[in-house]
Context: one part of a larger RNA
RNA sequence: AAGUAACGUUAAUACGGGUGAAAACCCCGUACGCCGAAAGUCCAAGGUUUCCUUGCGCAAUGUUAAUCAGCGCAGGGUUAGUCGGCCCCUAAGGCGAGGCAGAAAUGCGUAGUCGAUGGGAAACAGGUUAAUAUUCCUGUACUUUAUGUGGUUGCGAUGGGAUGACGGAGAAGGCUAGGUCAGCCAGGUGAUGGAUAUCCUGGUUUAAGCUUGUAGGUAGGACGUUCUGGUAAAUCCGUGCGUCUAUUACUGAGGAGUUAUGACGAUCUCUGAGGGCUUGCCCGAUGAGAGAAGUGAUUAAUGCCACGCUUCCUAGAAAAGUCUCUAAGCUUCAGAUCACAUAGAACCGUACCCCAAACCGACACUGGUGGACAAGUAGAGAAUACUAAGGCGUU
Numbered sequence: 001a002a003g004u005a006a007c008g009u010u011a012a013u014a015c016g017g018g019u020g021a022a023a024a025c026c027c028c029g030u031a032c033g034c035c036g037a038a039a040g041u042c043c044a045a046g047g048u049u050u051c052c053u054u055g056c057g058c059a060a061u062g063u064u065a066a067u068c069a070g071c072g073c074a075g076g077g078u079u080a081g082u083c084g085g086c087c088c089c090u091a092a093g094g095c096g097a098g099g100c101a102g103a104a105a106u107g108c109g110u111a112g113u114c115g116a117u118g119g120g121a122a123a124c125a126g127g128u129u130a131a132u133a134u135u136c137c138u139g140u141a142c143u144u145u146a147u148g149u150g151g152u153u154g155c156g157a158u159g160g161g162a163u164g165a166c167g168g169a170g171a172a173g174g175c176u177a178g179g180u181c182a183g184c185c186a187g188g189u190g191a192u193g194g195a196u197a198u199c200c201u202g203g204u205u206u207a208a209g210c211u212u213g214u215a216g217g218u219a220g221g222a223c224g225u226u227c228u229g230g231u232a233a234a235u236c237c238g239u240g241c242g243u244c245u246a247u248u249a250c251u252g253a254g255g256a257g258u259u260a261u262g263a264c265g266a267u268c269u270c271u272g273a274g275g276g277c278u279u280g281c282c283c284g285a286u287g288a289g290a291g292a293a294g295u296g297a298u299u300a301a302u303g304c305c306a307c308g309c310u311u312c313c314u315a316g317a318a319a320a321g322u323c324u325c326u327a328a329g330c331u332u333c334a335g336a337u338c339a340c341a342u343a344g345a346a347c348c349g350u351a352c353c354c355c356a357a358a359c360c361g362a363c364a365c366u367g368g369u370g371g372a373c374a375a376g377u378a379g380a381g382a383a384u385a386c387u388a389a390g391g392c393g394u395u
Base pairs, nucleotide, nucleotide: 013031014030015029016028017027018026032393033392034391035390040373041372042371043370046353047352050351051076052075053074055073056072057071061069062068081142082141083349084348085347087120088119089118093114094113095112099108100107101106123140124139125138126137127136143345144344145343146342147341148340149339150338151337152336153335154330155329159325160324161323162322163321167312168311169310170309173305174304175303178299179298180297181296182295183204184203185202186201187200188199205263206262209258210257211256212255216251217250218249219248220245221244222243223242224241225240227238229237230236264294267290268289269288270287274283275282276281277280313316359368360367375387376386377385378384
């Protein structure tokens, strides 16, 4: 320079009360305003305690103040057979016994072995904490392994076969979540001209599992026989032939029943920490108990049936798992299968932020950051405008 520029999107504040040394900023209340395919809710990545406290603080940090805080100190907090990992399996790719190459370091690579962003068993609803919950509690379930008992019995793989098992686009149908309206239940009756009414406000919620097997979708099905096929074998798969049979097999949303004489549910009763004042009344945290209605119509997804159908050319993973077949072998031992009973299901993650003041940008930075949810009115619409739930007024 200069007490100058600036104080980081123009979403917006105002008043009353409280606390306090001090209040534009903290807390409570009442208005007002802003977002609402987000400025709401839940995850992944990343961060790593930032989470909570009816604990205590205000030097520094916070573009001001601060009694407040993602700040300082102290204490507390993350509960799993079913969620995710670990585990089994493989992809691109990595490593790589032997091996090949190279002067060496090392490079390549077979058998293998790792490697998810993919495949593979199983849980829902309600309640609860200051802070966790598909993890705790209540209720109702499911999966898998081992052992034992009993019944039945041809079992057996690192091998064969099937399945697993997959592209883009388009169209129609059936549904559901959700929405809307009516009915039902509870409460209300207007400070202004009217409003006991065909009025107003609020609620009308319930899962997995089990039983049933529908709209639909796919394939015809059963038996006998045949064979240079599937690296050996096969009753399995495949090829050919014959006979019988026309609704049979598999799959499949949703619905219905049950779960549920349960839970939730407006409200009411008792309790009475604490507070208010007019001192005998009012407000009331917490805990306990009781508990109304809980139906129908309509609309409707980008979700489900289902990559099912149609169509196109660029022709759209693998392996485990599952089912089945036999080989070596085993024979009433083992094994397989069904039922019941008992026991087990370890370890790791789980707080909190997550379009952000907690991640990446030197900052509490107008930037960047993958996925899920997707209400109302108008609208073709996830545009746009105004709103709900919810969250904020950007220090």